RNA sequence: AGAGUUUGAUCCUGGCUCAGAACGAACGCUGGCGGCGUGGCUAAAACAUGCAAGUCGCACGCGAAAGCUCUUUCGGGAGCCGGUACUCUGGCGAACGGGUGAGGAAUACAUGGACAACGUGCCCCGUGCACAGGGAUAGCGGCGGGAAACUACAGGUAAUACUCGAUGAGACCCCGGUUUCAUAAGGAACAGCGGUCAAAGGGUGGGGAUCCCUACGGGGACCUUCGGACCUACCGGACUGGGAGCGACCCAUUUCCUAUCAGCUUGUUGGUGGGGUAACGGCCUACCAAGGCAACGACGGGUAGCGGGACUGAGAGGUUGGCCCGCCACAUCGGGACUGAGACACUGCCCGGACACCUACGGGUGGCUGCAGUAACGAAUAUUCCGCAAUGGGCGAAAGCCUGACGGAGCAAUGCCGCGUGGAGGACGAAGUCCUUCGGGAUGUAAACUCCUUUUAGGGUGAAGAAAACAAGGGAUGUUAAUAACCUGGCGUUGAUCGAUCCCAGAAUAAGCCUCGGCUAAUUCCGUGCCAGCAGCCGCGGUAAUACGGAAGAGGCGAGCGUUGUUCGGAAUCACUGGGCUUAAAGCGGGUGUAGGCGGCCUUUCAAGUACCUUGUGAAAGCCCUCGGCUCAACCGAGGAAUGGCAGGGUAUACUGUUGGGCUUGAGGCGGGUAGGGGUGCCUGGAACUCUAGGUGGAGCGGUGAAAUGCGUUGAUAUCUAGAGGAACGCCUGUGGCGAAAGCGGGGCACUGGGCCUGACCUGACGCUGAGACCCGAAAGCGUAGGGAGCGAACGGGAUUAGAUACCCCGGUAGUCUACGCCGUAAACGAUGCGCACAAGGUUCAUUGGCUUCUGACAGUUCUUGGGCCGAAGCAAAAGUGUUAAGUGCGCCGCCUGGGGAGUACGGCCGCAAGGCUAAAACUCAAAGGAAUUGACGGGGGCUCACACAAGCGGUGGAGCAUGUGGCUUAAUUCGAAGCAACGCGCAGAACCCUACCUGGGUUUGACAUGCACGGAUGCCCUCUUGGAAACAGGAGUAAGCUGCCUUCGGGUGAAACGUGCACAGGUGCUGCAUGGCUGUCGUCAGCUCGUGCUGUGAAGUGUCGGGUUAAGUCCCUUAACGAGCGAAACCCUUAUCGUUAGUUGCCAGGGGGUCAUGCCGGGGACUCUAGCGAGGCUGCCGGCGUUAAGCCGGAGGAAGGCGGGGAUGACGUCAAGUCCUCAUGGCCUCUAUGCCCAGGGUUGCACACGUGCUACAAUGGCGACUACAGAGCGACGCGAGACCGUGAGGUGGAGCAAAUCGCAGAAAACGUCCCUCAGUUCGGAUUGGGGUCUGCAAUUCGACCCCAUGAAGUCGGAAUCGCUAGUAAUCGCGUAUCAGCCACGACGCGGUGAAUAUGUUCCUGAGCCUUGUACACACCGCCCGUCAAGUCAUGGAAGUUGGGAGCACCCGAAGUC
Repeated sequence: AGAGUUUGAUCCUGGCUCAGAACGAACGCUGGCGGCGUGGCUAAAACAUGCAAGUCGCACGCGAAAGCUCUUUCGGGAGCCGGUACUCUGGCGAACGGGUGAGGAAUACAUGGACAACGUGCCCCGUGCACAGGGAUAGCGGCGGGAAACUACAGGUAAUACUCGAUGAGACCCCGGUUUCAUAAGGAACAGCGGUCAAAGGGUGGGGAUCCCUACGGGGACCUUCGGACCUACCGGACUGGGAGCGACCCAUUUCCUAUCAGCUUGUUGGUGGGGUAACGGCCUACCAAGGCAACGACGGGUAGCGGGACUGAGAGGUUGGCCCGCCACAUCGGGACUGAGACACUGCCCGGACACCUACGGGUGGCUGCAGUAACGAAUAUUCCGCAAUGGGCGAAAGCCUGACGGAGCAAUGCCGCGUGGAGGACGAAGUCCUUCGGGAUGUAAACUCCUUUUAGGGUGAAGAAAACAAGGGAUGUUAAUAACCUGGCGUUGAUCGAUCCCAGAAUAAGCCUCGGCUAAUUCCGUGCCAGCAGCCGCGGUAAUACGGAAGAGGCGAGCGUUGUUCGGAAUCACUGGGCUUAAAGCGGGUGUAGGCGGCCUUUCAAGUACCUUGUGAAAGCCCUCGGCUCAACCGAGGAAUGGCAGGGUAUACUGUUGGGCUUGAGGCGGGUAGGGGUGCCUGGAACUCUAGGUGGAGCGGUGAAAUGCGUUGAUAUCUAGAGGAACGCCUGUGGCGAAAGCGGGGCACUGGGCCUGACCUGACGCUGAGACCCGAAAGCGUAGGGAGCGAACGGGAUUAGAUACCCCGGUAGUCUACGCCGUAAACGAUGCGCACAAGGUUCAUUGGCUUCUGACAGUUCUUGGGCCGAAGCAAAAGUGUUAAGUGCGCCGCCUGGGGAGUACGGCCGCAAGGCUAAAACUCAAAGGAAUUGACGGGGGCUCACACAAGCGGUGGAGCAUGUGGCUUAAUUCGAAGCAACGCGCAGAACCCUACCUGGGUUUGACAUGCACGGAUGCCCUCUUGGAAACAGGAGUAAGCUGCCUUCGGGUGAAACGUGCACAGGUGCUGCAUGGCUGUCGUCAGCUCGUGCUGUGAAGUGUCGGGUUAAGUCCCUUAACGAGCGAAACCCUUAUCGUUAGUUGCCAGGGGGUCAUGCCGGGGACUCUAGCGAGGCUGCCGGCGUUAAGCCGGAGGAAGGCGGGGAUGACGUCAAGUCCUCAUGGCCUCUAUGCCCAGGGUUGCACACGUGCUACAAUGGCGACUACAGAGCGACGCGAGACCGUGAGGUGGAGCAAAUCGCAGAAAACGUCCCUCAGUUCGGAUUGGGGUCUGCAAUUCGACCCCAUGAAGUCGGAAUCGCUAGUAAUCGCGUAUCAGCCACGACGCGGUGAAUAUGUUCCUGAGCCUUGUACACACCGCCCGUCAAGUCAUGGAAGUUGGGAGCACCCGAAGUC
């Protein structure tokens, strides 16, 4: 510090999500030790049990039991314990400490002030004092009531309890006075008259001597162990002054959300008198006045304890307030007072309510939000522990007692910190496991093994310290009568809990969790197969998943690791720092103007803002820095810094502000001009239209794409005349004018608003903006009253259509018009708020003024204001904008914060209504969006092409048959191909074979390959034979032949073969959506790209566009492009002409020979031909057009003319096109079978449907006889002549020929001729019967052909549809591959005869280029809208029902205070 995610890609806007840190956490898996922290966040819901506040006998009264000792008459008594325990009165404490956060938005908290308006027990300092009486009452004993709690009555008793009186230094009150302070009432000090107000001389310790008081009763006392006076020490008491600390009250500022809460308030605001309080005060009361608060948010609603701080963040901020500290509030809920220095009191009192418990039913008792603990709630939070040893608190003179405050321990990985689970060596690297291209690689120095160490846990040992006090005894100074007390010092004693170090043993006691598609560090295999599952976002999973599950490996962290939740961050995504509003969300429809904000030039005052200096405060803890203590750290201690704040004082006065004065440039006024559909009212005009009346006229009019409805012989339309009516104003008219906007258009008059120019005469900042407010505000709509020609929602009819609640047509009501009143909205748009200033220009229009000219229509020039266009810089995501800003700045207002829900619901306000303004949430999505780019698409445009259409010729679709496919059937009808681009396709040959399918039989290292082990010359070949359909299984035989190498010829070895066994073979099994290769298609369409440069933020563009031209991105010109590549063309083959060379098997002109005849023969190369090499055609020539170009048109010449015809050749790519069954190949599956062999069957099955063909329907024909002319091929397992036989298929036979020689081989149509004469025929040939031929092992399923007989449908084919532009269509035959034969009418070739039409591009189909729109990109077979079943969910409505809160009115009314 960023990243992922909208798109085919891009830039932007914008949301969502992630990486970080934190936690009083919880959950899952795992878990060794220690230190320091932390631990009921939910039910301020309820609580069993124990403990948490007592203490003082040195205030007072009383005063045991038990025990021990002694004694006894055995009933008891005395003494000690002991004036002890308990209890009552009394004093102090119980208002602290501890808990919790319900309430509370201000009576609170925080910060700073103020109190001249206050209180204060204990503590400290000071002053003076304590005299003298009295009457009670608890306890107690007596006697009752009650279950209990408790309590009635009478008796008697004490005090530091209560109380009368005295004294009054002093305090307070009244009165007037002096001094001083202060802020207005006043404060402080001083002196005086009057009035009011005290006490306990009690307790303890020590000392302690001789009479004393009489009220006449006596009492003490003289000795002292008792005990009083008196003295003394300590502790107390009372009045009062001051202090410290604590507290009360007051003021200022600050503190969450909500305006869908806008007005609130009657003790309310103030005054006077009175009351009350420690004290001011409407705190309370009577009277008087009518105030007080509020847009700087009153009042209301919701939520919340506040702060120091904590978390996060670069900071500013945001969130938070658990532990610790300060403050507040509360104590079962509500109310109340009492006591007291202090409470309206957590473990006090009274009353009421709820709840719980006890009860004898009469009545009582209780309050864990103290520490533990229980049950409940909940995702969730601990021990009914130890101790007062330390610190602190209460009481006490003290010892001491009490203390769940506190100190400690226990539980929980809940957090932070530290330590460990071993260390060193140890292989080119064990085993196991995983992967693998099978070679190897990984785990991995990891282990084993060797040497060493011992933290921690375990067992022993146990130091220092946390301990200071208290107190026996001792000592010194001062006070004192004193040896007491005060002071110092310290023997002895006090530990709940924690504990270092050392020793023993032994690697021994100790590692997991998450992740591995991208973000994000880390990858493979197997399993699964849109299943199971994962997921923070994007998204994975449908048979090769790095995303699921497992494993191996890797990465991260580590006694933890992940998940969930929450907060901040990233998020500049509420923007103060630090955002925006033309089109992404966002400028109010427009104006006038209130509050507010902001504000020209010069000068003066003040010092509020501002700056600097200084003082106080900002508690401690925390954060930060330094140092120190625990072995380190966490943790703790000390010091410092900081605490951006608030307040006081001082100085400065530039700027802002304030006060006063001045100025004119902003603003306004005045004078003079000027343009204009600016507004309102009244008057008025012509054209058109409709209607009315009349005339002419006579059959239609009208309307449409075409029609119909409609009007018309009762006279329309048309036309003429006259009249009536309402609305709108042609031309001028404009890119023009005016207005704030909405808007404004015939002419005239009246009234009236604003602008601009000019003069520089007046005022003197009077200005800008503008929340609320007020006004205006198109159309439609509403109300009342008019008006109503035309037009015309609704509505009626006619058409169109599948329908047509539409578009078109005929009618037609509201409305449109006027007046008055509402409504208040529009894509009310420049989608651009208003004002001011600054910053290049060019051009045009409107308008005003000036100048030029003697004047002047006009012209030129210049300036102002306004309306437009183009553009520099700049800005912008881009499009664009650009002095009319969307530039650069300032001021003010309005508005926005992802999409949907929704501008909706509820509430409020407005409205007659319609509705408007304001304006959410639940829920849901991972986007929604802007601009631009490339494509694709369009029933968008332009240009162009193609048998695309048109113009023609012939077909298909109807028939029969052939063939392929679907479907059906079947044991099987093997499989594939599926719009064009599957369907006479794979198949250029299914009777067996092929064959992959079915049935049955058989076989298992296999029909085939390689390797290893073993066997032994077994082997191969051949003959015979059994079973069998064959395959196969089994048997017998061996003459000949084959059998490598070495050899001592005995034999050895084992290459080949064979057998047995193991590895493996095999698969036309699956996946063409895992692939290679090959192929189809767009399409022989003209396209597809690259390098460099340039443009653009970028995707991209340019080049490749534009103008011409071409079959062509072919070429030329222009040109920010210049070049290049793959395609096109050319090169190649063939064909058309000629030359040349060659001359057999081909040819034969002339000459010769020969034959019935034939190049038959000798010969010839002239010709044809054959096949090599060349020539030829290039817009080369001429004319015209064109840009002088490319090229086009015409012509000449030529066999051929503008690519001469045909072929091969197929760019980047598209269709997950086709093929795993040609071949190759990954993965999967199978392996006595899905392999292999065999026999038979099937692939030919047939109600049906489709495609492709053949033959026809006939006379341009059929039949018969006769008679011409090809090309290209093929032939030895072959073609097969002549001859003979057969009606024929064919047979016999075999000449010739490896073929320019021989054969297939007769070409057919054509030409001429005979018959047929329009019919189901002398057309047509299907079907069927019979008989044959040929091939073949074999024609039943299931071949072809021949002959005789039979003689079906069919008379030119609906919708629809195909091919073809010249040697083409049409038509005629011939050949070949495959092949024994053939279902071939197919395919591929060959030649013969040989047309018609088109000089066009409107339409259908397809294609190319440019352009345009797009919400499409799987790309129009796209995208997308609405409705809808059942079930379910969220929210809302609902007759009602129920609960809560609040207000108002009235009634009853506890305790308690006055």